[in-house]
Context: one part of a larger RNA
Molecule: small-subunit ribosomal RNA, central domain
Organism: uncultured bacterium
RNA sequence: CUGGGCGUAAAGCGCGCGUAGGCGGUUGGGUAAGCUGGAUGUGAAAUCCCCGGGCUCAACCUGGGAACUGCAUUCAGAACUGCCAGGCUAGAGUACAGUAGAGGAUAGUGGAAUUUCCGGUGUAGCGGUGAAAUGCGUAGAGAUCGGAAGGAACAUCAGUGGCGAAGGCGGCUAUCUGGACUGAUACUGACGCUGAAGUGCGAAAGCGUGGGGAGCAAACAGGAUUAGAUACCCUGGUAGUCCACGCCGUAAACGAUGUCAACUAGCCGUUGGGGGGCUUGUCCCCUUAGUGGCGCAGCUAACGCGAUAAGUUGACCGCCUGGGGAGUACGGCCGCAAGGUUAAAACUC
Numbered sequence: 001c002u003g004g005g006c007g008u009a010a011a012g013c014g015c016g017c018g019u020a021g022g023c024g025g026u027u028g029g030g031u032a033a034g035c036u037g038g039a040u041g042u043g044a045a046a047u048c049c050c051c052g053g054g055c056u057c058a059a060c061c062u063g064g065g066a067a068c069u070g071c072a073u074u075c076a077g078a079a080c081u082g083c084c085a086g087g088c089u090a091g092a093g094u095a096c097a098g099u100a101g102a103g104g105a106u107a108g109u110g111g112a113a114u115u116u117c118c119g120g121u122g123u124a125g126c127g128g129u130g131a132a133a134u135g136c137g138u139a140g141a142g143a144u145c146g147g148a149a150g151g152a153a154c155a156u157c158a159g160u161g162g163c164g165a166a167g168g169c170g171g172c173u174a175u176c177u178g179g180a181c182u183g184a185u186a187c188u189g190a191c192g193c194u195g196a197a198g199u200g201c202g203a204a205a206g207c208g209u210g211g212g213g214a215g216c217a218a219a220c221a222g223g224a225u226u227a228g229a230u231a232c233c234c235u236g237g238u239a240g241u242c243c244a245c246g247c248c249g250u251a252a253a254c255g256a257u258g259u260c261a262a263c264u265a266g267c268c269g270u271u272g273g274g275g276g277g278c279u280u281g282u283c284c285c286c287u288u289a290g291u292g293g294c295g296c297a298g299c300u301a302a303c304g305c306g307a308u309a310a311g312u313u314g315a316c317c318g319c320c321u322g323g324g325g326a327g328u329a330c331g332g333c334c335g336c337a338a339g340g341u342u343a344a345a346a347c348u349c
Base pairs, nucleotide, nucleotide: 004320005319006318007303008302012317014201015200016199017198021194022193023192025088026087027086029084030083031082033081034080035077036076037075038074039073040072041071042070049065050064051063052062053061054060091191092188093187094186095185096183097182098181099180103177104176105175106174107173108172109171110154115149116148117147118146119145120144121143125136126135162169163168206247207246208245209244210243211242215241216240220236221235222234223233258316259315260314261313262312263311266294267293268292269291270290271289272288273287274286275285276284277283278281298305299304322349323348324347331342332341333340334339
């Protein structure tokens, strides 16, 4: 090298873009590098293999043949791959007209609620729990009415609804902006797929600088509980949670299921388009792109998957190879740090 695998047993990079590389639609022509056949030369001898011979046999020795699967030169072939020039439109893309959407960014703005403050009414409790206590309150709380401030989040609509590559995205308005889908024509003419490196994005927590701070709340303090209670429960409460800029780069980053393409029974729902029908309805049918529930064949150790495949295949990448040691040590790279990433061995069962 060759094997078998990766939903749950070990194993799909968190997700894109993309360099090299690998792979690549259809048609005729050319070429002949790969490929196929022939010829010639070479491939030392011994060894191995086959048929014989010699030691009483064998090991051993020995004759002949085959083989030496290779290399070079040359001739021929042209299906497939490659290469060269050309054509095509079914892949891919562009133009045009529409559609839906919490897709992204910035600015503005709205109401409910919590909290605090000010004022009015008003009086002895409030709060909290399994029960309590800490706590708040006669310096007038809680309740209630009016006003003000400020921050954060957007009830109902709301839906196995929508959008996004993933992370994720939810009041309303405006501006800027990405993608998708649908329709009918025109255009380009394979421009494609994957993707080692590389590069960008990437929840929460955390870090740096400066703001902000209503509620919530690690740490912390107190009250309870308890044998104890560094907890669960309660009263408080600081980082943080929010904003700007810069880092970090990890998650059960999950569909625990890489991306792309083709093919393979049906049935029921739902979202966005398009088309058609009549009896014009809260209707029906067809089709397409999503998103769900069942289910045949098939697959699977089983569970289950089943056109959104884990079925049948192809292309490319990533990864796995007994448990512990260990996602650790050392070294490298990255980081302000926290740490991340790459990643062993001894030993042991």